RNA sequence: GACCAACGCUGGGGGUGGCGUCCGGGCUCUUCCGGGCGCCUGAGAGAGUCCCCUCGAACCUGAUCCGGGUCAUUCCGGCGGAGGAAAGCGUCAUGACUGAGAA
Numbered sequence: 001g002a003c004c005a006a007c008g009c010u011g012g013g014g015g016u017g018g019c020g021u022c023c024g025g026g027c028u029c030u031u032c033c034g035g036g037c038g039c040c041u042g043a044g045a046g047a048g049u050c051c052c053c054u055c056g057a058a059c060c061u062g063a064u065c066c067g068g069g070u071c072a073u074u075c076c077g078g079c080g081g082a083g084g085a086a087a088g089c090g091u092c093a094u095g096a097c098u099g100a101g102a103a
Stems, first nucleotide, its partner, number of pairs: 004095001006091005011053004017040010059084003065078004
């Protein structure tokens, strides 16, 4: 330090890849599409109210980006003191957050 946290109600925003194998279809070949199962990372891979809603890194743009790593990948970091991005009410009364100091 009074809308920050937490809780409740209501509303809103967002993402959904990679690899292996099987089946089906297309294709002259390379290979492409869809579905099932399994594996990798993660909160979440059309999946769970999973995450986020301005004290906003949920998520988008930059990006067919850069470095590292991996079977491979939005895997890790940078980019990022860049630009965007969705909220109201009630309860509670300092529990959040920030700064300083000490250990």
Molecule: TPP riboswitch aptamer (THI element)
Organism: Paraliomyxa miuraensis